[in-house]
The RNA shown here (c-di-GMP-I riboswitch aptamer) has 91 nucleotides and comes from a Syntrophomonadaceae bacterium. Its mean pLDDT, the model's own confidence on a scale to 100, is 89. It matches the Rfam family "c-di-GMP-I riboswitch aptamer". Its family is annotated with cyclic-di-GMP binding in the Gene Ontology. From the family's description: GEMM was predicted in a large-scale screen for bacterial structured RNA regulatory elements. The source organism's lineage runs through Bacteria, Bacillati, Clostridia, Eubacteriales and Syntrophomonadaceae. The sequence was found by an Rfam model in a public genome assembly.
RNA sequence: GACCGACAAUGGUAAACCUGUCGAAAGACAGGGGCACAAAGCCAAGGGUCUAAGGUUCCGUACAAGGAGCUAGGACAGCCCGGCUGCCGAA
Numbered sequence: 001g002a003c004c005g006a007c008a009a010u011g012g013u014a015a016a017c018c019u020g021u022c023g024a025a026a027g028a029c030a031g032g033g034g035c036a037c038a039a040a041g042c043c044a045a046g047g048g049u050c051u052a053a054g055g056u057u058c059c060g061u062a063c064a065a066g067g068a069g070c071u072a073g074g075a076c077a078g079c080c081c082g083g084c085u086g087c088c089g090a091a
Base pairs, nucleotide, nucleotide: 004089005088012037013036017032018031019030020029021028022027035078041084042083043082046080047079048076049075050074054071055070056069057068058067059066
């Protein structure tokens, strides 16, 4: 130094749930909370999943209203793979 990861040390993050704010939603942020996590730090140009405001096709209607399908320039890094960075040091 690389791999690796203790019932080590020092610290860190924070699932569900509750409250508030933002958002059409998925979800995000803040406070509480603590299931877990050695990258649960960052990256959404690979795969996957979620959402569908807008768009579009159709149904519907006198025109509307209304309804259904498709669609990501919206999300998820705590789904997988990968990239970048990083604390500690027993075996």